[in-house]
């Protein structure tokens, strides 16, 4: 430099056009002599940036940027 893959919560990751989630971390509470485990609540988000397509984009198109592969 060509191709392909991939960015969404502090981490790993779902979400194939109509109200942004899970686990786990994290607080606060239950339970216990505690402590862990477990059970309940909760706070956390520029869905990598612009633009463009639509009534409507986290999803589709297009350009950049950051990882990661595989050519050269």
């Nucleotide at each position: 430099g060509g191709c392909g893959g991939u960015g969404u919560a502090g981490c790993u990751c779902a979400g194939u056009g109509g109200u942004a989630g899970a686990g786990c971390a994290c607080g606060c509470g239950g339970c216990u002599c505690a402590u862990a485990a477990c059970c309940g609540c909760g706070g956390g988000g520029u869905c990598a940036a612009g633009g463009g397509u639509u009534c409507g984009a986290u999803a589709c198109c297009c350009u950049u940027c950051g990882c990661c592969g595989c050519c050269a």

Transfer RNA from an uncultured bacterium, 72 nucleotides, folded computationally. Its Rfam family is "tRNA". Gene Ontology term of the family: triplet codon-amino acid adaptor activity. About the family: Transfer RNA (tRNA) molecules are approximately 80 nucleotides in length. Model confidence (mean pLDDT): 85 of 100. It was read from a public genome assembly.